[in-house]
RNA sequence: GCCCCUGUGGUGAAACGGAUAUCACGACGGUCUUCGGAACCGUUAGUGUAGGUUCGAGUCCUACCAGGGGCA
Numbered sequence: 001g002c003c004c005c006u007g008u009g010g011u012g013a014a015a016c017g018g019a020u021a022u023c024a025c026g027a028c029g030g031u032c033u034u035c036g037g038a039a040c041c042g043u044u045a046g047u048g049u050a051g052g053u054u055c056g057a058g059u060c061c062u063a064c065c066a067g068g069g070g071c072a
Stems, first nucleotide, its partner, number of pairs: 001071007010025004018055001026044006048064005
C1' cells in the first nucleotide's frame, strides 16, 4: 500500500428496512433479614464519526476513525 471481518448501555450478546432498540450480568435504591447473601420490585445507561438512499436506517451505500486478520 491492497483486501476481508468487527464496531449497539459499564460488560457480554439480540434486533426481516417498520410501533417506545430487547435480554442477561453489573451498578444504585427499596422490600425481606439480627447482619450479609439469595429472592422479589424499581432505577440507571447504548447504535464509532460525517454524509447519502428511503415515507422510514442499528440494518443498505460512500468516506473516514478504531480494533482484528490476510497478502505484499
The RNA shown here (transfer RNA) has 72 nucleotides and comes from Parcubacteria group bacterium CG1_02_40_25.
Model confidence (mean pLDDT): 80 of 100.
Rfam family: tRNA. It is annotated as a transfer RNA.